[in-house]
This is a predicted structure of a 1483-nucleotide RNA (small-subunit ribosomal RNA) from an uncultured bacterium. Its mean pLDDT, the model's own confidence on a scale to 100, is 83. The sequence is in RNAcentral, with records from Greengenes. Rfam family: Bacterial small subunit ribosomal RNA.
RNA sequence: UUGAUCCUGGCUCAGGAUGAACGCUAGCUACAGGCUUAACACAUGCAAGUCGAGGGGUAGCGUGAGAGAAGCUUGCUUCUCUUGACGACGACCGGCGAAUGGGUGAGUAACGCGUAUCCAACCUGCCCUUAUCUCAAGGAUAGCCCUUAGAAAUGAGGAUUAAAACUUGAUAGUUUCCAUUGACCGCAUGGGUGAUGGAAUAAAGAUUUAUUGGAUAAGGAUGGGGAUGCGUCUGAUUAGGCAGUUGGCGGGGUAACGGCCCACCAAACCAUCGAUCAGUAGGGGUUCUGAGAGGAAGGUCCCCCACAUUGGUACUGAGACACGGACCAAACUCCUACGGGAGGCAGCAGUGAGGAAUAUUGGUCAAUGGACGCAAGUCUGAACCAGCCAAGUAGCGUGCAGGAUGACGGCCCUAUGGGUUGUAAACUGCUUUUGUCAGGGGAUAAAGUCAGUCACGUGUGACUGCUUGCAGGUACCUGACGAAUAAGGACCGGCUAAUUCCGUGCCAGCAGCCGCGGUAAUACGGAAGGUCCGAGCGUUAUCCGGAUUUAUUGGGUUUAAAGGGAGCGUAGGCGGACUGUUAAGUCAGUCGUUAAAUCGCGUGGCUCAACCACGCUCAGCGAUUGAAACUGUCAGUCUUGAGUGCACAAGAGGCAGGUGGAAUUCGAGGUGUAGCGGUGAAAUGCUUAGAUAUCUCGAAGAACUCCGAUUGCGAAGGCAGCUUGCUGGGGUGCAACUGACGCUGAUGCUCGAAGGUGCGGGUAUCAAACAGGAUUAGAUACCCUGGUAGUCCGCACAGUAAACUAUGGAUGCUCGCGAUGCGGCCAUUAAGGUUACGUCGCUUAGCGAAAGCGUUAAGCAUCCCACCUGGGGAGUACGCCGGCAACGGUGAAACUCAAAGGAAUUGACGGGGGCCCGCACAAGCGGAGGAACAUGUGGUUUAAUUCGAUGAUACGCGAGGAACCUUACCCGGGCUUGAAAUGAGAGUGACGACAGGCAGAGACGCUUGUUUUCUUCGGACACUCUUGUAGGUGCUGCAUGGUUGUCGUCAGCUCGUGCCGUGAGGUGUCGGCUUAAGUGCCAUAACGAGCGCAACCCUUAUCGCUGGUUACCAUCGGGUGAUGCCGGGGACUCCAGCGACACUGCCAUCGCAAGAUGAGAGGAAGGCGGGGAUGACGUCAAAUCAGCACGGCCCUUACGUCCGGGGCUACACACGUGUUACAAUGGGGAGCACAGAAAGUUGGAUCAUGGCGACAUGGUUCGAAUCCUCAAAUCUCCUCCCAGUUCGGACUGGAGUCUGCAACCCGACUCCACGAAGCUGGAUUCGCUAGUAAUCGCGCAUCAGCCAUGGCGCGGUGAAUACGUUCCCGGGCCUUGUACACACCGCCCGUCAAGCCAUGAAAGUCGGGGGUGCCUGAAGUCCGUAGCCUAGCGGCGCGGCCUAGGGCAAUACCGGUGAUUGGGGCUAAGUCGUAACAAGGUA
Repeated sequence: UUGAUCCUGGCUCAGGAUGAACGCUAGCUACAGGCUUAACACAUGCAAGUCGAGGGGUAGCGUGAGAGAAGCUUGCUUCUCUUGACGACGACCGGCGAAUGGGUGAGUAACGCGUAUCCAACCUGCCCUUAUCUCAAGGAUAGCCCUUAGAAAUGAGGAUUAAAACUUGAUAGUUUCCAUUGACCGCAUGGGUGAUGGAAUAAAGAUUUAUUGGAUAAGGAUGGGGAUGCGUCUGAUUAGGCAGUUGGCGGGGUAACGGCCCACCAAACCAUCGAUCAGUAGGGGUUCUGAGAGGAAGGUCCCCCACAUUGGUACUGAGACACGGACCAAACUCCUACGGGAGGCAGCAGUGAGGAAUAUUGGUCAAUGGACGCAAGUCUGAACCAGCCAAGUAGCGUGCAGGAUGACGGCCCUAUGGGUUGUAAACUGCUUUUGUCAGGGGAUAAAGUCAGUCACGUGUGACUGCUUGCAGGUACCUGACGAAUAAGGACCGGCUAAUUCCGUGCCAGCAGCCGCGGUAAUACGGAAGGUCCGAGCGUUAUCCGGAUUUAUUGGGUUUAAAGGGAGCGUAGGCGGACUGUUAAGUCAGUCGUUAAAUCGCGUGGCUCAACCACGCUCAGCGAUUGAAACUGUCAGUCUUGAGUGCACAAGAGGCAGGUGGAAUUCGAGGUGUAGCGGUGAAAUGCUUAGAUAUCUCGAAGAACUCCGAUUGCGAAGGCAGCUUGCUGGGGUGCAACUGACGCUGAUGCUCGAAGGUGCGGGUAUCAAACAGGAUUAGAUACCCUGGUAGUCCGCACAGUAAACUAUGGAUGCUCGCGAUGCGGCCAUUAAGGUUACGUCGCUUAGCGAAAGCGUUAAGCAUCCCACCUGGGGAGUACGCCGGCAACGGUGAAACUCAAAGGAAUUGACGGGGGCCCGCACAAGCGGAGGAACAUGUGGUUUAAUUCGAUGAUACGCGAGGAACCUUACCCGGGCUUGAAAUGAGAGUGACGACAGGCAGAGACGCUUGUUUUCUUCGGACACUCUUGUAGGUGCUGCAUGGUUGUCGUCAGCUCGUGCCGUGAGGUGUCGGCUUAAGUGCCAUAACGAGCGCAACCCUUAUCGCUGGUUACCAUCGGGUGAUGCCGGGGACUCCAGCGACACUGCCAUCGCAAGAUGAGAGGAAGGCGGGGAUGACGUCAAAUCAGCACGGCCCUUACGUCCGGGGCUACACACGUGUUACAAUGGGGAGCACAGAAAGUUGGAUCAUGGCGACAUGGUUCGAAUCCUCAAAUCUCCUCCCAGUUCGGACUGGAGUCUGCAACCCGACUCCACGAAGCUGGAUUCGCUAGUAAUCGCGCAUCAGCCAUGGCGCGGUGAAUACGUUCCCGGGCCUUGUACACACCGCCCGUCAAGCCAUGAAAGUCGGGGGUGCCUGAAGUCCGUAGCCUAGCGGCGCGGCCUAGGGCAAUACCGGUGAUUGGGGCUAAGUCGUAACAAGGUA
């Protein structure tokens, strides 16, 4: 990650840190820091000198002396020359130093570093201690001088000279070596005091006379060298490496050991406990992080190492194979007279380059430290200071207090008013860190040097005097001035503290992850406000953390990633009981070490802090002393682990051989005739040349029916007819033997289904490939007919499977019940009990994310092995190993995604299952679909044909009345505060009304006449002008309210408490029965309740009571041609109010009950009596902004408004809903009868008259139980006689009536005439279960009239059928599967096409580092040397070995690139199919 849940698991964030960089911003101080890149190249200056108390000397400077000259003041000044006499001193000889300090991290995976130990295998200048000595002699050489080569660098020759330079001789023990002797000591080689004899080697002087230097020897200290144990990155897709290699003997070499080097001999040595190779890397103290364990890092500071342009080499020296030395080679740069030369900033500054990026060509030796010197002192880019940089840490400041009309302005809102910015500002008072100015102020130096004095222990201390400060005009202190000089950055959807408005409109953009943006964005941009931090704040990069996400602390492996297919077994790891021993592990004490700094704790010093100082503390390693439980060692013993023996029973365990019947196919023969076979249905196929079927005989190969099972055996794979032989293992019992002999098991070896491969057989069946027939849109499939490899055997490979119990092996422990296999024991009869080993089922505790596991653990523990660390890429590529091949084993990365996944939950869905309902089907009746017309819609047309409604749930719908109006549309003409409403201001007393006239289509304009306010004097009223509001059927039903449709009048939808579950959730609401119903009853971890159902309401059906006009009329009376017409009546009907009645109440049957059933009774009505109203939680972003309301947006001389005309009524066509028909159950004519409901004064109508009629005129009645008021079908009679008719009435012509300002577009009705299509309607489809369908008429709303055949009501006449729930549709409940949750109109796979990206292969091509062979071979050490030089020491020359470098050759490895090619990944709407998820339609 999901609709939600739990888990696994990755991704991401919040914290801290940095030698950082970048963006915005910036007041001060202290302390620390500053090329992470090109170990790239470097101009210039400086960074190592010093000693005259070692020496010869004297270039330069100064002093003295001498000479000369000039000036002149006559002894002074200046100048020149001479003089090393003096101070000193360039260059030179000599000594010491230059091997420290400083820089850098290239190389190095190493005894390099760290730690510990050792050197009996070593060296050590300067320093300290002790002892002894310092005698004699000699010849050179640099410098200087002369000559000379060269451009220069640098030389060459000659002459002369000194030393603490060099050489020779003497002396010599406690030195070294040899020989002899020899106590004693050590871990081994061995060391070694002493004694005797022999051999070899020393010295230097200087001076200021205090001292100091020199030589030898021993010791110390310091520093160094060497050896060893342990620790020290990654890769096995690097498994073998190595010839001086490993060891020995003998030499050489070294300070010393050593193959360090050499000759000879042997063939070793290292390595899976990771050699070799490759890659990367200086190591440590420490630093960052973390609770810790760890992880990461190694900048500054300290220690060690390595290096100094690259490579090699040695010299000197105590020390170097030497950063500021030498030689050679190479590259590069510079100079050149072209012949030759010079150089090495990884010292301090600085320059260029590289880069995201890192400072001054500063001052001083005052302090600390170093070199030299007796010292003064000199040198010191070490060091100390200063400069630059927010680059870090710490501290301080940018004011404090008061101040409400809560000011102005901004922003926001529910906008006459509030909120917020906000005590914030203004204003008043106060303070002065910092700042500016002025003044004071010398800590760091009580040191040190020098000179003097004193003391004693002769190099120390004390005292006195002179003197030494870069920083520094410092720190610090005092005074004055004055709020004066000083605040920003990021963020505000969640994580994560902090929200509003405007703009934008999947655009521009944001984004760490999730994700925002498609017209109301708290997520973009701006603003206002807020939050966090603050001289900083953010971003980026990197490290640790969170991450128990590599798990030692501290994880896992049935299903999430993960148990090897199985066994045997090597190394290794682990291992039973008792006793003793030892002390390796272990534990404790002590000692050494663990450098300093750092960390921690405590104390102190800078005003505090950071910072600094002092004191204390620690793990590791080593040594030593002790302990002895546990582990280990060694020794002894034991039997329970393990094994052996004996006895017994079981078994598809294995291998080899023999053998049996059934079936199948084939062959032969007989019988027999037209089909057989096959399928959903067919066809291909076989068959009259005789099939199929059936009988007999024969052949072949393969497999073994029943028994048979949750059975048995085996390590796994696996094993099944019967029988024989050989053979493995397990179990039980006994307790005779051995005495821990055990468990596990990397590498290794063996076995290992099916399929596949090779060779040789065999081939009956079945059957990949293949062929044909079907199916299909296609069908390279599913189905059918054939059919080859193969299936079988032998031999040999192969070595994988969902090789699964998706569960490694071993041992011990931990409640039970039941079943079963093979044994033992006890008991005898009982499907008895018990014990051991197996195989199953259900469960306790416990475990588990859950499902589940549960003595055969997935529980509690121990041991060993194997494996895992997000998904995809990918079990792929490359490499290697194996294989005949197929292929197997091992096994990545780039890139890409924010998920992938497990279990369970609720829904939804299924071409899953069960139960149930509905005019859902069926059974019926009548229609639609065909015709004409009406009406609505689509389409088309049009200036406009206004708009909306569109599967069910739009289409006689909004519209319950489009000629104008309506009207929203089109054309044309007018108006602009507007047709209507309203606030404010100003003005006027008008405007307006009535009656005319003119122009005009009208609106409207012009014009004539008449008439023109009220008032309480405040004003009211009206109009004009200005202004704020207006107006909009313009948009958004996806911003909304309200209303409505539909699922559906379906039986559902929920809640409280309790219980269950980690949780989502479940239970209740499930189950059985029942019901129209979640309607009830029973059962029940549930008990109750709510919204729905039902009931309550209206109406209808029956009765009673009350009341009685306009209704009624039984009784009484009156009256008429007739009539409740009249008087009366209150009985009946009726009206309208109140009641009653029906509840499965009674009976019978069934049932526990609920309830069901009955031609039951009774009753007007019987099982909900009929009908209506009433519509749960919700679904469809369902419909409506055009009924109304309303947010937002848009228009404002127009998208507003007025008027005339037109249109909404168009018409090749298509669809829906209806009407009328097609006729005789009918049409026409005549006669006659019976309703209910509703409306009515702008109205309903009667009556009379006229008209054929629509209707007209006149009188009358009714605001209505009074008048209107009359139904039609039906019934009776007559006619028509089956025809396009006496059916049907469209269309058309003529004549009229009515409404209305007006019937042309575009009304209805009447009369006459005309008389179309149509003779019962294809596929398909609709309604209806009773007073229903069908049929007949009547009324009402709207309305002047009416296109009404529509809608809403009313009554009249009045059926048929339902066996039933298999099927279609819709719905409800339970259950099941799911990869769906936008919920199957879901999800999703692969090829192809397009774009982009990374990657493999590839003819080749380019480069890199490494090794090997051969050739050549500088400098240089060493060796040899017959020539040359030298006073001597010695050197030169020549030759040889080795080697850096160079050349040639082939090879392995690594990397770049490469036409083309392979797959992979990603990319809103491409193509083809539909493989998977439901039984996914072939599991």